């Protein structure tokens, strides 16, 4: 120096055939249960989907560069 994956809530992920409200588990908060917890159960809060420009009537998703991790081949 080329190439290919990854980047999404505090963690682990899905969704990646362009329009469906951006979601699940666990965390977390409140409330029920309880003599207290723990467990269970109802509720509820967190995101501009790495950053930036394109393309589109519209993009987490497509297309280019960037940035950061892995990975091969030199």
């Nucleotide at each position: 120096g080329c190439c290919c994956c990854u980047a999404u809530a505090g963690c682990u992920c899905a969704g990646c055939g362009g329009a469906u409200c951006a979601g699940a588990g666990c965390a977390c908060u409140u409330g029920a249960c309880u003599a207290c917890g723990a467990a269970u159960c109802a509720a509820g809060g967190g995101g501009u989907c790495g950053c930036a420009a394109g393309u589109u009537c519209g993009a987490a998703u497509c297309u280019u560069g960037c940035u950061a991790g892995g990975g091969g081949c030199a």
A computed fold for a 74-nucleotide RNA from Allorhizocola sp., annotated as transfer RNA. Lineage of the source: Bacteria > Actinomycetota > Micromonosporales > Micromonosporaceae > Allorhizocola. A source record names the gene trnR. RNAcentral holds the sequence, with entries from ENA. Rfam family: tRNA. By type it is a transfer RNA.